Model confidence (mean pLDDT): 85 of 100. The RNA shown here (small-subunit ribosomal RNA) has 1500 nucleotides and comes from an uncultured bacterium.

[in-house]
RNA sequence: GUUUGAUCCUGGCUCAGAAUGAACGCUGGCGGCGUGCCUUACACAUGCAAGUCGGAUGUGUCGCAAGACACAUGGCAGACGGGUGAGUAACACGUGGGAAACUUACCUCUUAGUGGGGAAUAACGCUCCGAAAGGAGCGGUAAUACCGCAUAAGACCUAUCGCUGGGAUGCGAUAGAUGAAAGCUGGGGAUCGUAAGACCUAGCGCUGAGAGAGAGUCCUGCGUCUGAUUAGUUAGUUGGUGAGGUAACGGCUCACCAAGACUUCGAUCAGUAGCCGGCCUGAGAGGGCGAUCGGCCACACUGGAACUGAGACACGGUCCAGACUCCUACGGGAGGCAGCAGUGGGGAAUCUUGCGCAAUGGGCGAAAGCCUGACGCAGCAACGCCGCGUGGGUGAUGAAGGUCUUCGGAUUGUAAAACCCUGUCGUUAGGGACGAAGACAUAAAUCCUAAUACGAUUUAUGUUUGACGGUACCUAGAAAGGAAGCCCCGGCUAACUCUGUGCCAGCAGCCGCGGUAAUACAGAGGGGGCAAGCGUUAUUCGGAAUUAUUGGGCGUAAAGGGUAGGUAGGUGGUCUUGUUUGUCUGGGGUGAAAUCCUUGGGCUUAACCUAAGAAGUGCCUCAGAAACGGCAAGACUAGAGUCCUGGAGAGGGUCGUGGAAUUCCCGGUGUAGCGGUGAAAUGCGUAGAGAUCGGGAGGAACACCAGAGGCGAAGGCGGCGACCUGGACAGGAACUGACACUCAACUACGAAAGCGUGGGUAGCAAACAGGAUUAGAUACCCUGGUAGUCCACGCCGUAAACGAUGGAUACUAGACUUGGUGGGUCUUGACCCCUGCCGAGUCGGAGCUAACGCGAUAAGUAUCCCGCCUGGGAAGUACGGUCGCAAGACUAAAACUCAAAGGAAUUGACGGGGGCCCGCACAAGCGGUGGAUCAUGUGGUUUAAUUCGAAGCAACGCGAAGAACCUUACCUGGGUUUGACAUCCUCUGACAGCUGUAGAGAUACAGUUUUCGUAGCAAUACGACAGAGAGACAGGUGCUGCAUGGCUGUCGUCAGCUCGUGUGGUGACAUGUUGGGUUAAGUCCCGCAACGAGCGCAACCCUUGUCUUUAGUUGCCAGCAUUCAGUUGGGCACUCUAGAGAGACUGCCGUGGUUAACACGGAGGAAGGUGGGGAUGACGUCAAGUCCUCAUGGCCCUUAUGGCCAGGGCUUCACACGUAAUACAAUGGUCGGUACAGAGGGUUGCCAACCCGCGAGGGGGAGCCAAUCCCAGAAAGCCGAUCGUAGUCCGGAUUGUAGUCUGCAACUCGACUGCAUGAAGUCGGAAUCGCUAGUAAUCGCGGAUCAGCAUGUCGCGGUGAAUACGUUCCCGGGCCUUGUACACACCGCCCGUCACACCAUGGGAGUGGGUUUUACCAGAAGUAGUUAGUCUAACCGUAAGGGAGACGAUUACCACGGUAGGAUUCAUGACUGGGGUGAAGUCAUAACAAGGUAGCCGUA
Repeated sequence: GUUUGAUCCUGGCUCAGAAUGAACGCUGGCGGCGUGCCUUACACAUGCAAGUCGGAUGUGUCGCAAGACACAUGGCAGACGGGUGAGUAACACGUGGGAAACUUACCUCUUAGUGGGGAAUAACGCUCCGAAAGGAGCGGUAAUACCGCAUAAGACCUAUCGCUGGGAUGCGAUAGAUGAAAGCUGGGGAUCGUAAGACCUAGCGCUGAGAGAGAGUCCUGCGUCUGAUUAGUUAGUUGGUGAGGUAACGGCUCACCAAGACUUCGAUCAGUAGCCGGCCUGAGAGGGCGAUCGGCCACACUGGAACUGAGACACGGUCCAGACUCCUACGGGAGGCAGCAGUGGGGAAUCUUGCGCAAUGGGCGAAAGCCUGACGCAGCAACGCCGCGUGGGUGAUGAAGGUCUUCGGAUUGUAAAACCCUGUCGUUAGGGACGAAGACAUAAAUCCUAAUACGAUUUAUGUUUGACGGUACCUAGAAAGGAAGCCCCGGCUAACUCUGUGCCAGCAGCCGCGGUAAUACAGAGGGGGCAAGCGUUAUUCGGAAUUAUUGGGCGUAAAGGGUAGGUAGGUGGUCUUGUUUGUCUGGGGUGAAAUCCUUGGGCUUAACCUAAGAAGUGCCUCAGAAACGGCAAGACUAGAGUCCUGGAGAGGGUCGUGGAAUUCCCGGUGUAGCGGUGAAAUGCGUAGAGAUCGGGAGGAACACCAGAGGCGAAGGCGGCGACCUGGACAGGAACUGACACUCAACUACGAAAGCGUGGGUAGCAAACAGGAUUAGAUACCCUGGUAGUCCACGCCGUAAACGAUGGAUACUAGACUUGGUGGGUCUUGACCCCUGCCGAGUCGGAGCUAACGCGAUAAGUAUCCCGCCUGGGAAGUACGGUCGCAAGACUAAAACUCAAAGGAAUUGACGGGGGCCCGCACAAGCGGUGGAUCAUGUGGUUUAAUUCGAAGCAACGCGAAGAACCUUACCUGGGUUUGACAUCCUCUGACAGCUGUAGAGAUACAGUUUUCGUAGCAAUACGACAGAGAGACAGGUGCUGCAUGGCUGUCGUCAGCUCGUGUGGUGACAUGUUGGGUUAAGUCCCGCAACGAGCGCAACCCUUGUCUUUAGUUGCCAGCAUUCAGUUGGGCACUCUAGAGAGACUGCCGUGGUUAACACGGAGGAAGGUGGGGAUGACGUCAAGUCCUCAUGGCCCUUAUGGCCAGGGCUUCACACGUAAUACAAUGGUCGGUACAGAGGGUUGCCAACCCGCGAGGGGGAGCCAAUCCCAGAAAGCCGAUCGUAGUCCGGAUUGUAGUCUGCAACUCGACUGCAUGAAGUCGGAAUCGCUAGUAAUCGCGGAUCAGCAUGUCGCGGUGAAUACGUUCCCGGGCCUUGUACACACCGCCCGUCACACCAUGGGAGUGGGUUUUACCAGAAGUAGUUAGUCUAACCGUAAGGGAGACGAUUACCACGGUAGGAUUCAUGACUGGGGUGAAGUCAUAACAAGGUAGCCGUA
């Protein structure tokens, strides 16, 4: 950041940080210091990595000699150094102890010696075998090689004795036995000599003994991964005695004896793993890791074995077996890079077949020295860390270019250019270190010595040693000259615009972007971050308090075991004493070095190196303390328990017993129905039901009492009585003396359903049957009905087994009720009051809680113990195990998948939830629609085109207030391109008009008439208009109403919608606006943590109804005069007109109401409670409608999607729907006569009188720019006549024909008239619409549009009703409340099967591997034992021979191998099971609202 419309919480996922032996992509200037096969412990070509000593020895060769080389014997070293991490869960490692149970070559120190003999053998020579590797025989030779003898010890062994001591494996004495050695080199005076030497001396060796240092071996306390779906393991096993073996203890091995040993504090088994110092991370505690460096271990092709040696069971040694590779003459042989380089292979991935022993270190040597892929250096690699550079200053006309743009400009940007500087790195040239100490030679001194030899030490002088290295570093020169990329820019997260694309291409760490205006894709400009690097991927820690010791939770989010008893374990009251095990304090040892930290020092700095210090929280040990825990002992009574008395109770078990009711049976009475439902039917009944009365049978359950009541651990327990029995409580005194709390494992109990055996069965009732309902109805409803429900015995062991709240203890305000039992007071009562203990409840304070809520019966404050949780799904599933007769229960995963799942509360919306209220909403009425014909609109169809839009209400006589052409947007054809229209530029001068020709016309051509305005004398200039030309542009009824403005519809003229401040709430929000009344109204009143305010309501506006006043022409005429006529005189009283006013406000009275608002009634009044009507439409909803009224962003067309013209089409026609018109008739039709309006319109006009025509109309021309004239006869009505219930004298469609009018033109396609024709239709199914009064219904009149064309539409008046009990129901709406899994808001959400695709997984006849185990076979090499055989130099023996040994044979152990059987694990498997995911599939609608049968849990 992400669950929601929003909120708080829970909870997961994800990100920002640091790190790496890394890899990949793009890019890449320099230097320093580090690092570099994490994978196949895979296989290895080639070279090198362990030799050295001639001062131990023999021989050969070369050489004058000195000497050198080679081979061999011999000595020392090849057990170090170097590599790797396969194995190992172990005394392997770490840490601390121990060895009185041990070893030790070389080195140091001490001590004692180093005498005298012997026999061989290699090399070598000869012979022979073999391809080779190698080997055999004979001959001959030396030693510091080998073997006896002598001597020696504080050594070892045996025997005896003594001392100390708790104990001896200690110390000592005596006797006996055993038992060493090797020489070499230098020098030398005397003496001896066979002339080699002896001898002396120095040095190096050798031997015995002791000590040390360092090294090693063994034992041991503690620590050291995961799994219990691994619970038992073990026969040399555990111990003893004795023997063997070892350097040494030890079952290490063997014989015998005993039966032990290990283990829930996790044995055994399985999996994984070298361990540590340390490294990474983290605030720390922790978590992860164990590369480089250092310590230890293990391994060296795989397995086994020993030999030599001080040391090995041996990386560059031996033997055997196996696999592999190589050589071969096929007979046999050779080899082991996990040393350094290097090769192949594997892999995402990891370097040179380099230089040097100059330094450090190692081996050998007396030494020089030799060897050293240890090491020192260099090379490769941005793999990491660190440092430096890629330039600095000035520089505005804010250049050009790019990008954006509102076209003004902005930005890139002081950035560049330009000018002035500097010179790091690199480059060129020159100079040039440290790292070197030693060694050798000579000289001197000192020591050793008989010695001025030799040798050793010191000093001086001289000679000489550098891989790195063409080094570091320094100096000089030149020139800004050679040196910047990568990632990102929706939020998290610093950084925004344009273009392209159009749910495509793509992006993505999470949320999520993309469906034509994408800051999210791609490119560009600009910006941000880091920088020789930057990103990505992988992994670890962190954030994550998300395993919580520090530091979490469990009423509803995941989580309290169904309940109890109780073992181990954990925890535990008061006082005293002791102990010192925990604990605390101080000291000592150790905790390797390196690392980390601090302070210094050295590389120009840093990284890096280095010195010192600190630290290393650990272990061991010594001393001290004694408060607390433990332990031991003693005491106490407050916890716990025992005892006595008492009452309460559906506590449990057994045996009896009672009445009511249902059902059945028998009998009586009695007759046609009963029963059941929303309505029915199945069913029962004339063979007598149901009803009713009497009697009987049987089973099950116990009305009233009965209560938020009681009891029980929970499940649970209810008529009454008896018996047996558990627990709790109250009161009391005495006793025991911490005996307590909790509780893995274990044990017992445990509703209902279910199972087994045997009974029982009245009612009820799964399954089942039938009847209904329904689209279906395997359901809900009804009629029946079997298991079962009941009893006995035995299983099962689960429930939403719930207070969704484990047990125990203590503490922390109250109020009220109730069950049990005490105390006080007292008038002894069905009394009252105060109060204690134990239960059961309601409300509530603090506190707690995410909130809801809990609140002494805590979910508060604390302690102890147990159980459980760690995202959702997969799944309480699979596999394994245990239990069960079965059903099944308990225990209990993973792969895979999602970014949520969830809790509480909020606002809405919704409900086949509730309450209140309103509306022509229903009801009550009147008239219609739906049936007919026609008109008109729409759909559909047709068409070249039938232009387009509108789509439930709220599209459909709508846009359109009027399509023959035009309109016109559509189609066909013709023709046009700066254009029919606007602005700008240049040139020309008229243009227009009229006539003619061609053409369908547009148009083209020709002719003709006329010659613009202003200023100026004029030239000319400007302007208007027109033509020609060039381009900028025009133009578009083309697209997008889902980019928009404006306008409009609708809910709805419904009464609502909000805000400020305050208050409450963690918050979303609430309050106000709810409540009680009232109203048409959120209208008003009252109350109230609210007080006010705004938009709406109302009023203000128009009109109408009454009156007054003013004014009387074109209006009017009472009285006067006059006339055919208000025609004229006269008048303005009346009507009327149109200005101004008045009037109505619940103002008055009465009643009711809260002294209110208001309601009802009345008076007065033209009008009475908003008087009637209109205009006026809150916040918002529907991405409602309109880009084709207009405006407008973006996109698209530009000789066409623009513009012009002719003709056609919008007028089609099997059909369907909407809205009207006219009718079906007598309340009527027709004919004749006759009366009364209002509101409008009129000069391109209305058109009078009069004449003609049957009529439409024609002629005619008066008047009127309108209170004057005209349209203009109003019609229904009224008075008469006729028709007589018929398809008619109703109805008028359709058709024919003849005309009229308008117009350029009535064919497609106008209206009207006359005559003729005379269709359907006799009041309309389901359904449905309007209307509450001057309304409906009915009647005519007028206007707009318009050349002409209304049955439409907008207005006007005439006549003029009926009904409303009422709000149950339908529809819509308002307020309050409730539920919710809805918020795109019920046209919502959502479950399961089936079908299809994909994915992982379980079962599966089996199949193929790995590991391991048991039994048996087998037995190489080797070691040990035995030994008939063969052989043999040293010693003994005159000899034979002995002793001893070798070979061979054999026995034991044993590797490889084999056979048979198990266990475990991995892979695979026809088929099969469920699971998950997916697109718009199919079927139903289970859940969420009372979800339409309340839902849910367990079981069948």
Its Rfam family is "Bacterial small subunit ribosomal RNA". The sequence is in RNAcentral, with records from ENA and SILVA.